[in-house]
Bacterial RNase P class A from a Phycisphaerae bacterium, 390 nucleotides, folded computationally.
The source organism's lineage runs through Bacteria, Pseudomonadati, Planctomycetota and Phycisphaerae.
It matches the Rfam family "Bacterial RNase P class A". Rfam describes the family as follows. Ribonuclease P (RNase P) is a ubiquitous endoribonuclease, found in archaea, bacteria and eukarya as well as chloroplasts and mitochondria.
The prediction has a mean pLDDT of 76.
RNA sequence: AGAGCGGACGUGGCGGUCGCUCAUGCCUUCGGGCAUGGGAGGAAAGUCCGGGCAGGACAGGGCAGGGUGAUGGCUAACGGCCACCGGGAGCGAUCCUCGGGACAGUGCCACAGAAAAUACACCGCCGAUGGUUCCUUCGCGGGGACACAGGUAAGGUUGAAAUGGUGCGGUAAGAGCGCACCGCGGAUGGCGUGAGUCAUCUGGCAGGGUAAACCCCACCCCCUGCAAGACUAAACAGAGCCGAGUGCCGGCCCGGCACGCUUGAGGCUCGGGUAUGUUGCUUCCGCUAACGCGGAGAGCCGGCGAGUAAUCGUCGGUCCAGAUAAAUGACCGCCUGGCAUCCCAUGAUGUGGUGUUAAACAGGACCCGGCUUACGCGUCCGCUCUUUUU
Numbered sequence: 001a002g003a004g005c006g007g008a009c010g011u012g013g014c015g016g017u018c019g020c021u022c023a024u025g026c027c028u029u030c031g032g033g034c035a036u037g038g039g040a041g042g043a044a045a046g047u048c049c050g051g052g053c054a055g056g057a058c059a060g061g062g063c064a065g066g067g068u069g070a071u072g073g074c075u076a077a078c079g080g081c082c083a084c085c086g087g088g089a090g091c092g093a094u095c096c097u098c099g100g101g102a103c104a105g106u107g108c109c110a111c112a113g114a115a116a117a118u119a120c121a122c123c124g125c126c127g128a129u130g131g132u133u134c135c136u137u138c139g140c141g142g143g144g145a146c147a148c149a150g151g152u153a154a155g156g157u158u159g160a161a162a163u164g165g166u167g168c169g170g171u172a173a174g175a176g177c178g179c180a181c182c183g184c185g186g187a188u189g190g191c192g193u194g195a196g197u198c199a200u201c202u203g204g205c206a207g208g209g210u211a212a213a214c215c216c217c218a219c220c221c222c223c224u225g226c227a228a229g230a231c232u233a234a235a236c237a238g239a240g241c242c243g244a245g246u247g248c249c250g251g252c253c254c255g256g257c258a259c260g261c262u263u264g265a266g267g268c269u270c271g272g273g274u275a276u277g278u279u280g281c282u283u284c285c286g287c288u289a290a291c292g293c294g295g296a297g298a299g300c301c302g303g304c305g306a307g308u309a310a311u312c313g314u315c316g317g318u319c320c321a322g323a324u325a326a327a328u329g330a331c332c333g334c335c336u337g338g339c340a341u342c343c344c345a346u347g348a349u350g351u352g353g354u355g356u357u358a359a360a361c362a363g364g365a366c367c368c369g370g371c372u373u374a375c376g377c378g379u380c381c382g383c384u385c386u387u388u389u390u
Base pairs, nucleotide, nucleotide: 001386002385003384004383005382006381007380008379009378010377011376012335013334014333015332016331017330018329020039021038022037023036024035025034026033027032041361045372046371048370049369050368051367052366053225054224055223056222065221066220067219068218069217071083072082073081074080085099086098087096088095089094100216101215105214106213107210108209109208122156123155124152125151126150129149130148131146132145133144134143135142136141164182165181166180167179168178169177183205184203185202186201187200188199189198190197191196229279230278231277238270239269240268241267242266245259246258247257248256249255283296284295285294286293287292297319299318300317301316302315303314304313305312306311336358337357338356339355340354342353343352
């Protein structure tokens, strides 16, 4: 210099004008106004997993159902994370995330193929042995043919998958039949908490795949979700008590009309509870008249320490959106950054001017830890390979 791998972080800054929402204080003509302060994200998203919280259910145990699955650790918990093991990809940094059991039992394995599992034999090879037959011999015997019985699984053919692989020996031809190496099983020893790994010895192979088929083993899991739940509470209906008046005719009187007087107009009260409203949701709790103080919190920020790491401990600071159809925005100027290619300058890189843009993905709705998905641009750190120079 080129090519690449892994990780962390940022998501415009300042000023001005006009707005939105919440809290507190003050003012108010009760409509609101003013001041100060707070006001979205790395994914707020999908709602996939886990927990808090809330209600219901619940003695204990079991069945059914669901989930998870190598090992060690972390955590409130997890299907998450960290470290490590085995397997796979890459020259490498690194990545994939596949992972209990297939001799407990049952099932399935399309098409093709001889055969898809108590093995079997289509094309083949052989035919030692037995058989038939020919030649030779007095005979024993020897030689040849057939491919009949039979032997065999080397080679070919099918398939996603075919009963360990390669080589040598061996044989009639073959075959773990024998041997060497590799693979596999077992034993012993070393190392490791462990999954495992290494070495030695040993077994001739111990018998296909599929458990995201049923199933078996181990462990975990009650059900429902803030539209949970709590408080308040019209109208209508109900119950109890009182009850002779009540309502209208624009304010009062007279008068009139309507409904009533035990078959009860009207009034009061009550319980449950719908609409509606408040809360849950200023992190929670306690004390205080208030300011404030104290405690708690898997909350947030920072320092130090332990640990390879995930994470944990401790100290200090801090409390960080609470709207309800849903606020956090719009415009202008400068700076900064990106992009574009035109212009100027230069030996070249660069720099300057100009134009455009503030982007992409996207926005709370009880909270938190993860995972997954979407995504433009920029900054930084660690590492690998190749080439060149010193």